[in-house]
RNA sequence: UGAUUAUCAAGAGUGGUGGAGGGACUGGCCCUAUGAAGCCCGACAACCGGCAUUCUCAUUCGAAUGUAGCGGUGUCAAUUCCUGCAGAAUAUUAUUUAUUCUGGAAGAUAAGAA
Numbered sequence: 001u002g003a004u005u006a007u008c009a010a011g012a013g014u015g016g017u018g019g020a021g022g023g024a025c026u027g028g029c030c031c032u033a034u035g036a037a038g039c040c041c042g043a044c045a046a047c048c049g050g051c052a053u054u055c056u057c058a059u060u061c062g063a064a065u066g067u068a069g070c071g072g073u074g075u076c077a078a079u080u081c082c083u084g085c086a087g088a089a090u091a092u093u094a095u096u097u098a099u100u101c102u103g104g105a106a107g108a109u110a111a112g113a114a
Stems, first nucleotide, its partner, number of pairs: 001114001004111005013041001015040003021031003025084001027082002042076003047072003050067006080106001085103007
């Protein structure tokens, strides 16, 4: 870097530092000097490892459930903030428009390979 698989409606700070931006992109709509990003600490979660119990097994391997005292990531405004493509339903109607739903795209994160 591209691809594969899984997940994306829950959860998490009146901290320190820092000083103006941030929410991927589009169009919206928001957050922000009552202090943005970044960094540190703290917290949340449980994807991988670890650990515990159970099952299979001669054993290893494997599977299920759990745990968060430990390790690797991740996350900590708003559903991934909404939306972008396609289809369906309902309402007004000829189109159109609005709302809702389903699928997809894009994106994010993890895992193991290339």